[in-house]
Molecule: Glycine riboswitch aptamer
Organism: Planococcus sp. ISL-109
RNA sequence: AUGAAUGUAUGGGGAGAGAACGCUUAGUUUAGCGUCGCCGAAGGAGCAAAUGAGCAAUCAUGAAUCUCUCAGGCAAAAAGACUCGUACAGGACG
Numbered sequence: 001a002u003g004a005a006u007g008u009a010u011g012g013g014g015a016g017a018g019a020a021c022g023c024u025u026a027g028u029u030u031a032g033c034g035u036c037g038c039c040g041a042a043g044g045a046g047c048a049a050a051u052g053a054g055c056a057a058u059c060a061u062g063a064a065u066c067u068c069u070c071a072g073g074c075a076a077a078a079a080g081a082c083u084c085g086u087a088c089a090g091g092a093c094g
Stems, first nucleotide, its partner, number of pairs: 006089008018036001020035005037074003043070001044068003050061004
C1' cells in the first nucleotide's frame, strides 16, 4: 500500500395467503374472544449424501429457499428470508 470472508449500524428493494363468519365494545374503522379456510421468506423443529466409531445391529456429527406449520402471518400499517448501497470494525490474497 491492495482491501476478501465475516460482524455491527443505517438507508433502499422485498413474495405468499379470507378487509372471512359469529359475538362483545365504540356512532364507524380498531381491538378482544370463538369457528372454520389458507400462506411460508422472522423465529423454531425434522431429514439426505458423506464422515467417524462398531464384527454387526446401530450410534454421533450432518444443509437449505426442502418438509412441518409450534409460533407468526392472510386490506393498509408493522414485520419479512434474501439482496443492494453507505459507514465503522476486520485483515484473507497480493